Bacterial RNase P class A from an Acidobacteriota bacterium, 390 nucleotides, folded computationally.
NCBI's taxonomy places the organism under Bacteria, Pseudomonadati, Acidobacteriota.
The model forms 97% of the base pairs in the Rfam consensus.
Model confidence (mean pLDDT): 75 of 100.
Its Rfam family is "Bacterial RNase P class A". Rfam's curators write: Ribonuclease P (RNase P) is a ubiquitous endoribonuclease, found in archaea, bacteria and eukarya as well as chloroplasts and mitochondria. Rfam classes the family as a ribozyme.
RNA sequence: CAAGUGGACCGGAUGGUCGCCCCGGCUUGCCGGGGAGGAAAGUCCGAACUCCGCAGAGCAGUGUGCCGGAUAACGUCCGGGAUUCCAGCGUCAAGGCUGGAAGACGGCCAGUGCCACAGAAAACAUACCGCCCCGGCCUGCCGGGGUAAGGGUGAAAAGGUGCGGUAAGAGCGCACCGCCUGCGCAGCAAUGUGCAGGGCAUGGUAAACCCCACACGGAGCAAGACCAAAUAGGGAGGGAGCCCCCGGCUUGCCGGGGACACGCACCGGCUCGGCGCGUUACAACCUCCGGGUAGGUCGCACGAGCCUGGCAGCAAUGUCAGGCCCAGAGGAAUGACCGUCACUCCGUGCAAGCGGAGUACAGAAUUCGGCUUACAGGUCCACUUACUUU
Numbered sequence: 001c002a003a004g005u006g007g008a009c010c011g012g013a014u015g016g017u018c019g020c021c022c023c024g025g026c027u028u029g030c031c032g033g034g035g036a037g038g039a040a041a042g043u044c045c046g047a048a049c050u051c052c053g054c055a056g057a058g059c060a061g062u063g064u065g066c067c068g069g070a071u072a073a074c075g076u077c078c079g080g081g082a083u084u085c086c087a088g089c090g091u092c093a094a095g096g097c098u099g100g101a102a103g104a105c106g107g108c109c110a111g112u113g114c115c116a117c118a119g120a121a122a123a124c125a126u127a128c129c130g131c132c133c134c135g136g137c138c139u140g141c142c143g144g145g146g147u148a149a150g151g152g153u154g155a156a157a158a159g160g161u162g163c164g165g166u167a168a169g170a171g172c173g174c175a176c177c178g179c180c181u182g183c184g185c186a187g188c189a190a191u192g193u194g195c196a197g198g199g200c201a202u203g204g205u206a207a208a209c210c211c212c213a214c215a216c217g218g219a220g221c222a223a224g225a226c227c228a229a230a231u232a233g234g235g236a237g238g239g240a241g242c243c244c245c246c247g248g249c250u251u252g253c254c255g256g257g258g259a260c261a262c263g264c265a266c267c268g269g270c271u272c273g274g275c276g277c278g279u280u281a282c283a284a285c286c287u288c289c290g291g292g293u294a295g296g297u298c299g300c301a302c303g304a305g306c307c308u309g310g311c312a313g314c315a316a317u318g319u320c321a322g323g324c325c326c327a328g329a330g331g332a333a334u335g336a337c338c339g340u341c342a343c344u345c346c347g348u349g350c351a352a353g354c355g356g357a358g359u360a361c362a363g364a365a366u367u368c369g370g371c372u373u374a375c376a377g378g379u380c381c382a383c384u385u386a387c388u389u390u
Stems, first nucleotide, its partner, number of pairs: 002385009012341007020035006037361001041372002044370005049220004056272004061216005066080005081105001083102007106211002111209002113205003128151002130147007159177006178200001179198008224298004234289005241260001243258007261279004266274001305324008342359007
């Protein structure tokens, strides 16, 4: 310098003429101010807010899952740790060190499953090829014994590398790693590290069932509040008891109260508990049929808000000071046309220039914090590859 990959930011500007919506002013038809995103998309998480009259315990269910922190909260974000991959260095060879990237990362010694095919054998698991020893003999075959270092199959085959040893081999022995146990050191912790000892062993899989820890009412702006109007306060079915006390009087009825029991509604499902209503009939409540209305106002934008700077912190973020008000439609406004500039491409021209074409993904609907997906072009950062120079 070029290309690629990943990430962050911007993602058109400006003038004029008309048009639309909101707010404010007022001289009522004029003036002033404002008007769609980084994803407004997906509807995947979390909340604010509203309603369900209050809302406890357990079971089931759902979600999350290394450690520490941030946050209103989250399955999000920040920092750290383990693990895996890539590159370089290092070692006799491994282990290891440095840099970058990824990340659905509790537990397989609680239990139960599954690992097809291939292969000798897939975990209480082996001997196909091969190697060694002995015997026989048809001299390249058979039988017996040993072996798991080499090879094969597979996603995965009873720790790894090296040296010694052996008939050949094997932790059989040793050194270095790995693993287990104990003790110490550093750290809030995950974890790391040192020393000592040791059998050298206990495959994988939990977005498999499951176990452990923690968390969790439901529904949602079509939530909900108010006003006005209209209809048929329509019809049918189901639906839970006995006793005691008081009053009245028509002497067997009415009204009120109480205890126990029962019924129903509410609490996401079930059980217990709680609370309210009802219990012989204008009945709580449930189901079905049928009728009316679907109009208006609010909710509706001052927010866990934005910008600038200081302080604390590795950071996410918090706090302090100052400044700002930046959409609110209601079948859905935020637009159309013309010119100039900017960027990219094409043609022409020695050049300046001239002419033409194009400029991404995409449109708020209660609001906010995230995640995921889409994106022409431009700027910046990091990494990788190749070349050149030092």